[in-house]
RNA sequence: GCCUCUGUAGCUCAGUUGAUAGAGCGUUUGAUUCGUAAUCAAAAGGUCAUCGGUUUGAUCCCGGUCAGAGGCU
Numbered sequence: 001g002c003c004u005c006u007g008u009a010g011c012u013c014a015g016u017u018g019a020u021a022g023a024g025c026g027u028u029u030g031a032u033u034c035g036u037a038a039u040c041a042a043a044a045g046g047u048c049a050u051c052g053g054u055u056u057g058a059u060c061c062c063g064g065u066c067a068g069a070g071g072c073u
Stems, first nucleotide, its partner, number of pairs: 001072007010025004019056001027043005049065005
């Protein structure tokens, strides 16, 4: 220098061949208990890496950039 893959909640990851996103763990609150743990219920937490384009509509399609991983020379 070229090619491929990855980037989504605090962490690990789903997701949809386009119609405004979920799980487990974790956190907080409540119930239960003499108290803790466990269990149950609820809540908070996301500009879907970033900038543009296409589209009535983009996490999804296209291009650039950034970061990480791998390969070739």
A computed fold for a 73-nucleotide RNA from an archaeon, annotated as transfer RNA.